[in-house]
Molecule: Bacterial large signal recognition particle RNA
Organism: Pseudomonadota bacterium
RNA sequence: CCGUGCUAGACGGGGAGCUAGCGGUGCCCUGUACCUGCAACCCGCUUAUGCAGGGUCGAAUUCCCAUCUGAGGCUCCCUUGCGGUGGGACUGGCUUUGUCCUGGGGCGUUGAUGGCUGGGUCCCGUGCGGCAGAAGGCUACAAACCCCGUCAGGUCCGAGAGGAAGCAGCGGUAAGUAGCUAUUUCUGGGUGUUGCGGGUACGCCUGGUCGGAGCUUUGGGGCUUGGUUAAGCCACCGUGCGGGCAGUCGAGGUUGGGUGCACGG
Numbered sequence: 001c002c003g004u005g006c007u008a009g010a011c012g013g014g015g016a017g018c019u020a021g022c023g024g025u026g027c028c029c030u031g032u033a034c035c036u037g038c039a040a041c042c043c044g045c046u047u048a049u050g051c052a053g054g055g056u057c058g059a060a061u062u063c064c065c066a067u068c069u070g071a072g073g074c075u076c077c078c079u080u081g082c083g084g085u086g087g088g089a090c091u092g093g094c095u096u097u098g099u100c101c102u103g104g105g106g107c108g109u110u111g112a113u114g115g116c117u118g119g120g121u122c123c124c125g126u127g128c129g130g131c132a133g134a135a136g137g138c139u140a141c142a143a144a145c146c147c148c149g150u151c152a153g154g155u156c157c158g159a160g161a162g163g164a165a166g167c168a169g170c171g172g173u174a175a176g177u178a179g180c181u182a183u184u185u186c187u188g189g190g191u192g193u194u195g196c197g198g199g200u201a202c203g204c205c206u207g208g209u210c211g212g213a214g215c216u217u218u219g220g221g222g223c224u225u226g227g228u229u230a231a232g233c234c235a236c237c238g239u240g241c242g243g244g245c246a247g248u249c250g251a252g253g254u255u256g257g258g259u260g261c262a263c264g265g
Base pairs, nucleotide, nucleotide: 001265002264003263004262005261006260009057010056011055012030013029014028015027020046021045022044023043024042034054035053036052037051038050063258064257065256066255068253069252072249073248074247075246076244077243078242080240081239082238083237084236085235086234087233090232091231092229093228094227095226098223099222100221101220102219103218104217105216106215107214114210115209116208117207118206119205120204121203122199123198124197125196126195127194128192129191131188132187133186134185135184137180138179139178140177141176147172148171149170150169155164156163157162
């Protein structure tokens, strides 16, 4: 140096998360790098190897160490967008109390606000008159028959004398119709320049009188006392973009170095 057979070892790794802690399944990032079983209210463990059973390669492009680079993840800080929660001294919006100023309209010396006073209108009790209606009274009219009296004619009974019923007419009366007027009773009212008494009804209308300048309505502005809202503002949380010679973990890649045993030639 070459060949053969072995051993160490390799046959993916990493991040976050879970966990007392360490790996794994699951999620994510790289990347292509065996098979079977177990495994998220989990599986196997106790100083860090996933556990159990098989298979392939095997001292080098695959192992170990160092340097450089570096996908990606996580944490922190800052600006900012969005959403949520809370605060509410300040600015803002809405509104309230008091007060000041001012604009417009109406009424007012043909007399405001206010005071006194009369009348009408209010409620209750008790009376009178009048109007209307009804009843009642008087008069007149009023019944073919189913009201009364008298009943011509006629009808009926009787030998006759006489008697009976009864239409029309006449008179009266009932239901009813019309009129009358004093009186009596009952009922009703925005009755009547109504009477008396009480209540207070306190509002409206109207008159007189005192007095002498305001009364009323609406708008704006300032200050102030409160309430409310939360657009601005403050704080916190979540999330997104961006920034940070902020931190941490880190696959892969570049470069360099190192590396076991046995046999044979």